[in-house]
Model confidence (mean pLDDT): 82 of 100. The RNA shown here (transfer RNA) has 72 nucleotides and comes from Candidatus Gottesmanbacteria bacterium UBA5942. Lineage of the source: Bacteria > Bacteria candidate phyla > Candidatus Gottesmaniibacteriota.
RNA sequence: GCCGCCUUAGCUCAGUGGUAGAGCAACUGUUUUGUAAACAGUAGGUCGUCAGUCCGAUCCUGACAGGCGGCU
Numbered sequence: 001g002c003c004g005c006c007u008u009a010g011c012u013c014a015g016u017g018g019u020a021g022a023g024c025a026a027c028u029g030u031u032u033u034g035u036a037a038a039c040a041g042u043a044g045g046u047c048g049u050c051a052g053u054c055c056g057a058u059c060c061u062g063a064c065a066g067g068c069g070g071c072u
Base pairs, nucleotide, nucleotide: 001071002070003069004068005067006066007065010024011023012022013021018055026042027041028040029039030038048064049063050062051061052060
C1' cells in the first nucleotide's frame, strides 16, 4: 500500500427495512439468625461517527475512526 471481517446495555452476544432483546453482572423485594442460593421485579441503549437512499434505517450505500486477520 491492497483486500476481508468486526463495532448493539457494565461484560458475552442475538436482532437482514416498521418504535431494540437474551444470558451474566448491578439494584430492590420475598425467603434466612445472617450470607449465599432460589424466586419475583426494577433500572440500564443518541445501535462507533458523519452523510446518502427510503414514507420509514441497528439493518441498504459511501466516507471516516477504532479493532482483528490476510497478501505484498